């Protein structure tokens, strides 16, 4: 720091996803020590149980114990209870809360503050109760009730006032003019408590006690002032929603009361109509405790508030107030609610969201533990006592950190494992050995820091009369440790007790086998799995991490993907339709002046903790600790004055406004014209118009169209007419008058920033629509009709109604487009239009400056296309919009509208692309060019019969296998009776019908006759009986053939052609297919290879950012056609001779076969670019590639062959091998192809005559000659072939005869009979001959095949294969031998260029809708059930406040008392006032027949809507 994902490939734009780090975490695997941290995130669900706030006897009385004594008494200790003080802290959670909260900085002159410090002043004298106790009494219990006694630091009075508060009036000082503070001055009013320690003198007391007095402490009280905490109270900051746009009656302010510690509608009474809030979001929904800091992040930011701090809230829910300095109080009180509990049913308890624990629901959160050592906190004078605060354990890999599972030497590179070309490689120095070490764990020993206090004793300093007492030092003793016999140390012994979990296709480091076969599965994306899966699953190997390791969730980042830093809007998502303007944003030059914005200086504050630097403490580290820095921010003073602002004052260049002209379908209104459609009347006229690809409906004999005349309505105005004008846009088009807006030049005055953009509002806005009311010729949705069509609700035709036309309203929408908001400025040009000015010309000439509007192009911008002074270039201002497709511009809501409908505008769910520009193909019922037996033009055929062959399909035991448009089907097969053969019955073998090797054994051993069983293979059998090399007297031996045994293994026409090789078809013998360097483009990719022009050809030429080159093509190569040398046998035979179907001679043709010539557009003419090349001609055998053939680019079609052979992978091995026999491959209603006879007279039949090549022959051809009507038969010369044979009659052919147009003297199938032949065999199942039989069939529907010259077309000959043949078929000769091509419009194919394009598996493509199935989710829905909330009423607990208080009641006061006052209480009444209840609304949710649409889902149905002119753009 980026990667992967849209495509065939690329560019861009977009989204989705990964790599990264973090977490109070969870699941899966596994799991040695140890430190420092964290752990109930969910039901603010419910609790059992134990604990969590007490303490003081130096504040009281009173009782208990023990010691002590006989007791009284002493002294110690406890404690129920009355006072004090504390229980308002500490501890816990975050329901609620969007502000009465927090955070940050102000202010309080509006206020309070227990305990605590400092200061002054005081602490005085009375009195009446009561609890505790004691006695009855109720009660189940909780609890209580009556009478009796008794203390206080507990209650009440009285006294004093330094002070302190009120109220007056005075001075000073501030000062917001309201006051407010300070200072005397006089007057009212107002306090207290006592405990405890020592003590020499005097004094009461008889005397001891006591006590006054003196004094320390501790307390009380009054008051000032600090400190600390706390209240209000103001500025900033503080989440989503406008589909929440208006809210608000204590509401906004004033008076005056009330209330508070205090300010105030807090709260009441009056009296005024205010108040927020307007876009800087009020008022309502929704969510959240908020923060210092956490995580992420280059940084701005973004998410987030566990744990540790600070603040708020809350203690079952709700409501309310006592007490108190403080509270409306978590473990207080009251009330109502709900829910558990206990109850003798009459009542009563209780509140873990403190520490433990325990149900629950949940993926998921620990021990019902030690201790008060320490640090803190309550009370006490202290000792101390209490403290689930703390500090410690436990538990949990939950997280961060450190160590350890060992080190060194060690190759036979060991053994297993795996994979393997079988050579080897890998685990791998890994292991074993050997040699050490001694961390963690286990034992045994020792063993802390954390301890400071405090108490007691000495001495010291202070106080004080005072060496008491208490204080302060300092010293010495004692005394206190939960963790813990823990950390740490030493030591023993021994490698011994301690490694696993992802991953391995790409991203993303890491490969191989084996099993599975779109299954089982995997997946974060892209995608993996259909028999060779590096992707599933397991193995070995390997990679990362490591006590973990991965998976899931979430958060920041990558993501510049909400863009302040840092995007964007022609065409990828995105300028509003257009104007005009209010807030509101921006704003010219000069001057002065203020200091809000800005800048700077200085103070303050931003807690602490964290961050971060540096020190330092645990061995190290995490952790801690100390110091520094940060904390970018708030406030406050002092300065600065350039820009912004704001004021004043001035300018003229922005902008306006006057003058003088110009142009213009700019707009309203009224009024006139003429073509042309239509009707309408009337004249001529007759049969036929109209329409359409073709046709029909329709219209015309009741006279149509056609034609003249006339008239009648309505709507649009040709030509002029132009990328011309004119307007904000929408739009405006005969002509003429009126009224009217804007717009541009010139040149002068004047005004002085009046500007420029625009949320909201406002106007205006094609076309269709809609309301009313008019017109209505034409056109013409809807319907109607006729056609086309497989259907045609459509495209055509013939009608035809709204509608368009006018007036009045509405509607507010378009691909309202220049798919480009608007203004200003700034940045090469050329070239046209339209209008204006200025100069100049003779001239309508030229030059020049404006405003508009066009094209072309430069620099520069784009992804690219392209825009380019009319910017899409460079800036500024303002304003609209965009953030992946799809759902959807849809639902709901809400607001306009008469309605149609607009306008705002989601979500669930799905998808991984969706899209934009460009490239290369491929296509197009797109265009241009050119070829082809491609059409055409012609010959001659299939398709009809019959019949041969193939194939389908059927059948069958089996009808073996492949091959399937073209490019399967007389193909593989160039030959199925058995064999072939693979296929089907039944028989049989089992190291095999074949090969190799290895071990064993082998002389009666391989092999064999004869004989049985059997179709046959084979089994049984046993008479005979061996080679071969060395060797030895000798079959003596050893070997090797051979053979048995046993193992490797043979051996499959099993499968896979979609695992291959290799050979092959096809397009196509079509002209194409590429590369190197170069250049151009971001880039795919382009040039080149395109263009002109030529060819059969990318064949040659010219041109050109292209210059070579390679694979095709041509050429080389055979053949054939001509001629020449050279040769002559088996060819040949003209001449000459002979014994004349022959030989001689010859090689002169002929032929054979080797070498050679020969043709190259070389010659002339024209054409053409002076090329290439053409066209035509001359020679020549042969002329423009002479003919043919053989060659087949770069690919294509996963074409065809595992059954030709060869090959991986797979399977079968007594069988899917292997040997027979028989049988099938020949089957038969049927369809299909490729043939072969035909239908006849251009002919059959009959006799008669000619002419050929190309081949083939020993397992062969076979002459002569005899037989046979024939096929053959018998026989065997001659030929290994230019010699002999097949073989001869080639055969149409020509010549003569018959036959005369019929199912025939045509055809020649079937079918009988007799034969031959080949084989081991002729039934299934060959061929041929002879007589006989004589069927279909009279030239073939719709379609469709060949073929351009020795070519079709008809003739026969021959040969492969092979015993024989189903051959009519294949391959090749060679006889006879036409016809027609104007030509490229069409139909197939194909090649070049350009064009559109949503295709690339490439139009056999890609795609849309309805239906119908299924899941999903979400809208609606008569209803219906929550929840939450507003209002209006009822009912009113607690409690407070107001009245009352006829009852009752210790203190003061008056009184001897009685009694009364004073002052209080119960009670009673009323106002608020929680729950609760009615009644109506809103807001959200669940559910709910049905109803609507989307979305997804291998292989439904219908049709083609759309991409090519997509077939109607």
């Nucleotide at each position: 720091a980026g990667a992967g994902u849209u495509u065939g490939a690329u560019c861009c734009u977009g989204g989705c996803u990964c790599a990264g780090a973090a977490c109070g975490a969870a699941c899966g695997c596994u799991g040695g020590c140890g430190g420092c941290g964290u752990g109930g995130a969910u039901u603010a669900g419910g609790c059992a149980u134990g604990c969590a706030a007490g303490u003081c006897g130096a504040a009281c009385g009173a009782u208990c114990u023990g010691u002590u004594g006989u007791a009284a008494u002493a002294c110690a200790g406890a404690u129920a209870g009355u006072g004090g003080c504390a229980a308002a802290a500490g501890g816990g959670u975050g329901a609620g809360u969007a502000a009465u909260a927090c955070g940050u900085g102000g202010g309080u002159a509006a206020u309070c503050u227990g305990c605590c410090c400092u200061a002054a002043a005081g602490u005085u004298g009375a009195g009446a109760a009561u609890a505790a106790c004691c006695a009855g009494c109720c009660g189940a219990a909780a609890g209580g009730c009556u009478g009796g006694c008794u203390a206080a630091u507990a209650c009440u009075g009285g006294a004093u006032g330094a002070g302190a508060c009120c109220a007056c009036a005075c001075u000073a000082u501030c000062u917001u003019c309201g006051g407010a503070u300070a200072g005397a001055g006089a007057g009212g009013u107002u306090a207290a408590a006592g405990c405890u320690g020592g003590g020499g003198a005097c004094c009461c007391c008889a005397a001891c006690a006591g006590g006054g007095c003196c004094u320390g402490g501790c307390g009380c009280u009054u008051u000032a002032g600090g400190a600390u905490g706390a209240g209000c109270u103001c500025g900033c900051g503080c989440c989503c929603u406008a589909u929440c746009a208006g809210c608000u009656u204590g509401u906004u302010g004033g008076u005056g009361a009330g209330g508070u510690a205090a300010u105030g509608g807090c709260u009441c009474a009056c009296c005024a109509a205010g108040g927020c809030a307007u876009u800087u979001g009020a008022c309502g929904g929704g969510u959240a405790g908020c923060u210092g800091g956490u995580c992420u992040g280059a940084g701005a930011g973004g998410a987030u508030g566990g744990u540790c701090a600070g603040c708020c809230a809350c203690a079952c829910u709700g409501g309310g107030a006592c007490u108190g300095a403080g509270a409306c109080a978590c473990u207080g009180c009251c009330c109502a609610g709900a829910c558990u509990c206990c109850u003798a049913c009459g009542g009563g308890a209780g509140g873990c969201u403190g520490c433990a624990g325990u149900c629950g629901a949940g993926a998921a959160u620990c021990u019902u533990u030690u201790g008060c050592a320490a640090u803190g906190c309550g009370c006490g004078a202290a000792a101390g006592c209490g403290u689930g605060a703390c500090a410690a354990u436990g538990c949990g890999a939950c997280g961060c950190c450190g160590c350890g599972u060992g080190a060194g030497c060690g190759a036979u590179g060991a053994a297993g494992g795996u994979c393997u070309u079988c050579g080897g490689a890998u685990u791998g120095u890994a292991a074993a050995g050997c040699u050490c070490u001694g961390u963690c764990a286990a034992c045994c020993u020792g063993g802390a820091u954390g301890a400071a206090a405090g108490u007691c004793u000495u001495a010291u300093a202070u106080u004080u009369a005072a060496u008491a007492a208490a204080c302060u030092u300092a010293a010495g003793a004692c005394c206190u440790g939960a963790c813990g016999g823990u950390a740490c140390a030493g030591g023993u012994a021994g490698a011994g007790g301690a490694a696993g979990c992802c991953a391995c296709g790409g991203c993303u480091a890491a490969c191989u086998c084996c099993g599975u076969g779109c299954c089982a599965g995997c997946a974060g994306c892209c995608g993996c799995g259909g028999u060779a899966a590096u992707a599933c699953g397991g193995a070995g190997g390997u990679g990362g991490c490591a006590a973990g390791c991965g998976u899931u969730g979430u958060u920041c980042g990558g993501a510049u993907u909400u863009a302040u830093u840092g995007g964007g809007u022609g065409u990828a998502a995105a300028g509003g339709g257009u104007a005009u303007g209010u807030a509101g944003g921006u704003g010219u030059c000069c001057u002065a002046a203020c200091a809000a914005g800005u800048c700077u200086u200085u103070u303050u504050u931003g807690a602490a903790a964290u961050a971060c630097a540096u020190c330092g403490g645990c061995u190290c580290a995490a952790c801690c600790g100390a110091u520094g820095u940060c904390c970018u921010g708030g406030a406050a003073a002092g300065g600065a004055a350039a820009c912004u602002g704001u004021u004043a004052g001035g300018a003229u260049u922005g902008a306006g406004u006057a003058u003088u002209g110009g142009a213009g379908a700019g707009g309203g209104a009224a009024g006139c014209g003429g073509a042309a459609u239509u009707c309408c009347u009337g004249g001529u006229g007759u049969a036929a118009g109209g329409g359409u690809g073709a046709a029909a409906u329709c219209u015309g004999u009741a006279g149509a169209u056609a034609u003249c005349a006339g008239g009648a309505g309505g709507a649009a105005c040709a030509c002029c007419a132009a990328c011309g004008g004119c307007g904000a846009a929408a739009g405006c088009a005969g002509c003429u008058u009126u009224c009217u807006g804007g717009c541009c030049a010139a040149a002068u005055a004047c005004u002085g920033a009046c500007a420029c953009u625009g949320a909201a509002a406002u106007a205006c806005g094609a076309a269709a629509g809609c309301u009313a009311g008019g017109g209505g010729a034409g056109c013409a949705a809807a319907c109607a009709g006729g056609a086309u069509u497989a259907g045609a609700u459509a495209c055509c035709c013939u009608g035809g109604u709204a509608g368009u036309c006018c007036u009045a309203g509405c509607c507010g929408u378009a691909a309202a487009c220049g798919a480009u908001g608007g203004g200003c400025a700034c940045u090469a040009g050329g070239u046209g239009c339209a209008u204006g000015g200025u100069c100049u010309u003779c001239a309508u000439u030229g030059a020049u400056u404006g405003u508009g509007u066009g094209c072309c192009g430069c620099a520069g911008u784009u992804a690219a296309c392209a825009c380019a002074u009319u910017a899409a270039g460079u800036g500024c201002c303002c304003c609209a919009c965009c953030u992946g497709g799809g759902g959807a511009g849809u639902a709901c809501g809400a607001c306009c509208g008469c309605a149609a409908g607009g306008u705002u505008g989601a979500a669930a769910c799905u998808c991984a692309a969706a899209g934009g520009a460009a490239u290369u193909g491929a296509c197009g019922g797109g265009g241009a060019c050119c070829c082809g037996c491609a059409c055409a033009a012609g010959c001659g055929g299939u398709g009809g019969a019959g019949c041969a062959u193939g194939u389908g399909g059927u059948u069958u035991a089996a009808u073996a296998c492949g091959a399937c448009g073209a490019u399967a089907c007389g193909c593989g097969u160039g030959g199925a009776a058995c064999c072939u053969u693979a296929c089907c019955u039944g028989g049989g073998c089992u190291u095999g019908a074949c090969a190799u090797g290895u071990a064993a054994g082998u002389a009666g051993u391989a092999c064999u006759a004869a004989a049985c069983c059997g179709a046959a293979a084979g089994g049984u059998g046993g008479a005979g009986g061996a080679c071969c090399g060395g060797u030895u007297c000798a079959g003596u031996c050893c070997g090797g053939a051979g053979c048995u045994u046993a193992c490797a293994c043979a051996g499959g026409u099993g499968u896979u052609g979609c695992a291959u090789g290799g050979c092959u078809g096809u397009c196509g013998u079509c002209a194409g297919c590429u590369c190197g360097u170069g250049u151009c483009g971001u880039g795919a990719g382009a040039u080149g290879u395109u263009g002109g022009g030529u060819u059969a050809a990318g064949u040659c030429c010219c041109g050109c950012a292209a210059c070579g080159a390679g694979c095709g093509c041509a050429a080389c190569c055979a053949u054939u056609g001509u001629c020449u040398u050279u040769a002559g046998u088996u060819g040949c035979u003209a001449a000459u001779c002979u014994u004349u179907u022959a030989g001689a001679u010859g090689c002169a043709c002929u032929c054979u076969a080797a070498a050679g010539a020969g043709a190259c557009u070389g010659c002339c003419a024209g054409u053409g670019u002076u090329u290439a090349a053409c066209u035509g001609g001359a020679g020549g055998a042969a002329g423009g590639u002479g003919g043919u053939g053989a060659c087949g680019a770069c690919g294509u079609c996963a074409a065809g062959u595992c059954g030709g052979u060869a090959c991986g992978g797979c399977c079968c091995u007594u069988a899917c091998g292997c040997c027979c026999a028989g049988g099938g491959c020949u089957a038969c209603a049927c369809a299909c192809g490729u043939g072969c006879u035909a239908c006849a007279a251009u002919g059959g039949c009959u006799g008669g005559u000619a002419c050929a090549a190309u081949g083939a022959g020993a397992c062969g051809c076979a002459a002569u000659a005899c037989c046979g009507c024939g096929a053959g038969g018998u026989g065997g010369a001659g030929c290994a072939a230019a010699u002999c044979u097949c073989a001869a009659a080639a055969a149409a052919a020509c010549c003569a005869g018959u036959c005369u147009c019929a199912g025939u003297u045509c055809g020649g199938a079937u079918a009988g009979u007799a034969g031959g032949c080949u084989g081991c065999a002729a039934u299934u199942c060959g061929c041929c001959u002879a007589c006989u039989u004589g069927a279909a069939g009279c030239u073939g529907g719709a379609a469709u095949c060949g073929c351009u010259a020795g070519u079709a077309a008809a003739c026969g000959c021959a040969a492969a294969u092979c015993a024989g043949c189903c051959a009519c078929g294949u391959u090749g000769c060679g006889u006879u031998g036409a016809a027609u091509a104007c030509g490229u419009u069409c139909c197939c194919g194909g090649g070049u260029c350009u064009u559109g394009u949503a295709c690339a598996c490439a139009c056999c493509g890609c795609c849309c809708g309805u239906c119908a199935a299924g899941u999903c989710a979400c809208c609606u829905g008569a209803g219906u059930c929550g929840a939450g909330u507003g209002c209006a009423c009822c009912c009113g607990a607690a409690g407070a406040g107001g009245c009352u208080g006829c009852u009752c009641c210790a203190a003061c006061c008056c009184g001897u008392a009685a009694g009364g006052g004073a002052g209080g209480a119960a009670g009673g009444u009323u106002u608020c006032g929680a729950a609760g209840g009615u009644g109506u609304g809103c807001u959200u949710g669940g559910u709910g027949a049905g109803g609507a649409g989307g979305a997804c889902u291998a292989a439904g149905u219908c049709g083609g809507a759309a991409c090519a002119a997509g077939g109607u753009a």
The RNA shown here (small-subunit ribosomal RNA) has 1513 nucleotides and comes from a metagenome. The RNAcentral record of the sequence draws on SILVA. Its Rfam family is "Bacterial small subunit ribosomal RNA".